[in-house]
């Protein structure tokens, strides 16, 4: 250097279903009678806004377990650059390149995104766990302690 593997409540994608979103947005009728929305620009309103009553009534993202697929820097995330979409800016959401951080899931605290007490992300902390090194015990399997962590570890060529 090549090939093949392991960690486990392991990672990600697709798909149908389900709950939430929500009796919300929106539409129709009636009524009232002048503002309403927006960060700005601006848009909209007597062809009746906003509000109220009655009737009808969604969707997306995110989530759940199931099935299938791809995998073990799987993947997530920060910076920079290019680019697409929303709508001109601010801003927001994607795709790609490059570089940095993170072994893994879990629990808690704070912050943030989100309709949300779901969930995601960041930082801090706890225990657990995988793996390696060193030390000790043991006939061995293995156990205990300390420290490190993926460009790592194991097997093989």
């Nucleotide at each position: 250097g090549g090939u093949a593997g392991a960690g486990g409540a392991g990672c990600g994608a697709a798909u149908a279903c389900g709950a939430u979103g929500a009796g919300u947005a929106u539409c129709u009728c009636u009524u009232c009678g002048a503002g309403g929305c927006g960060g700005u620009a601006g848009c909209u309103g007597a062809u009746g806004a906003c509000g109220a009553g009655a009737g009808a009534g969604a969707a997306a993202g995110g989530c759940g377990g199931g099935u299938u697929c791809g995998c073990c820097g799987a993947a997530a995330u920060g910076g920079u650059c290019u680019u697409u979409c929303g709508g001109a800016c601010a801003c927001g959401a994607g795709a790609g390149a490059u570089u940095g951080u993170u072994g893994g899931g879990u629990c808690g605290g704070c912050a943030u995104c989100a309709a949300a007490u779901a969930g995601g992300u960041g930082c801090c902390g706890g225990a657990c766990u995988g793996u390696c090194a060193c030390c000790g015990a043991g006939a061995a399997a293995u156990c205990g302690g300390u420290g490190g962590u993926g460009c790592g570890c194991u097997a093989u060529c």
The RNA shown here (Lysine riboswitch aptamer) has 157 nucleotides and comes from uncultured Murdochiella sp. Its mean pLDDT, the model's own confidence on a scale to 100, is 82. Its Rfam family is "Lysine riboswitch aptamer". From the family's description: Riboswitches are metabolite binding domains within certain messenger RNAs that serve as precision sensors for their corresponding targets. Allosteric rearrangement of mRNA structure is mediated by ligand binding, and this results in modulation of gene expression. This family includes riboswitches that sense lysine in a number of genes involved in lysine metabolism, including lysC.